[in-house]
RNA sequence: UGGUGGGCUAGGCUGGGGGGUUCGGCGUCCCCUGUAACCCGAAACCGUCGGUAUGCGGGAGCCGAAGCCGAGGGAAGGCUUGCCAAGCGGGAAGUUUUACCCUACUCAGCUCCGUAGAGUCCCCGUCCUGGAGGGUCGACGGUUACGGUUGGGCUUUCCGGAGGGAAUGUCCACCGUAUUUGCCGGGGGAACCGGCUCAGGCCCGGAAGGGAGCAGGCUAACCCCGGACGCUCGGCGCUUCCAGGGUAGCGGGGAGGAGGAGUUAAGUAGGGUGGCUUCCCGUAAGGCAGGUCGACCCGAGGCGCGCCCACCU
Repeated sequence: UGGUGGGCUAGGCUGGGGGGUUCGGCGUCCCCUGUAACCCGAAACCGUCGGUAUGCGGGAGCCGAAGCCGAGGGAAGGCUUGCCAAGCGGGAAGUUUUACCCUACUCAGCUCCGUAGAGUCCCCGUCCUGGAGGGUCGACGGUUACGGUUGGGCUUUCCGGAGGGAAUGUCCACCGUAUUUGCCGGGGGAACCGGCUCAGGCCCGGAAGGGAGCAGGCUAACCCCGGACGCUCGGCGCUUCCAGGGUAGCGGGGAGGAGGAGUUAAGUAGGGUGGCUUCCCGUAAGGCAGGUCGACCCGAGGCGCGCCCACCU
């Protein structure tokens, strides 16, 4: 000096790219591509950074002086610009009876209605609105005035030996008359506390007689039911009259006197839908051309190739 084997250190590798996001880079998301080849944690109103941005935090493995960077070329794939564009959606025009439907007319056939009266014309009703009545159903209602030697409650005055008598005012009931829709009938009506009558018994009295009054009976107030009536209110599968409106359908009446309706097929004309052609607008698979990024492959060139030990020469 060269080589073989072992050890060590610096270092290298364990992926890269496109889209999206962002002011911008990277990550978490989607996609493409490559390797023999890493693991864990958090992260889209997010995590971490600022052209020295190509993640943050924490671990592991392999190679090892091995390698790293890299102009340029090829190239999977993505992004983007322009043009073309099948197809789809919308609109306009034209066309179409060899597409369908509707309307009108013409012609033909069939059926039905019609001198027991067709089409047509006129009038009325049926319908609606307003007004004036009636009917019916329901609600609601129970008058006022005068008179009375009729009865009762209460007030006051006078008389009598007691019971009591006379008068007065007022209220209530009753009766009569008139009036009113404001009347009639039936049932109940509470121990007493409304009225009349009041056996027995009670009270006053010499007597005559009078008085209070329970039970019972009758009858008010009041309650219930029914009928009649109507100053009054409301409803209506009802009805009369008046005024106005409406009338496609149905019904009635009148004029007049011969047509009317439906359906089928064909033709003509018009319209609608559909088909076809052309044009316009929108969307768009895809194609062509350009630009741009580019995994992966090749790769000029550049940087680096260190230290120790043993053995051979």
Source information: Archaeal signal recognition particle RNA from Archaeoglobus sp., 313 nucleotides, folded computationally. Rfam family: Archaeal signal recognition particle RNA. Gene Ontology terms of the family: signal recognition particle, plasma membrane targeting and SRP-dependent cotranslational protein targeting to membrane, signal sequence recognition. It was read from a public genome assembly, where an Rfam model found it.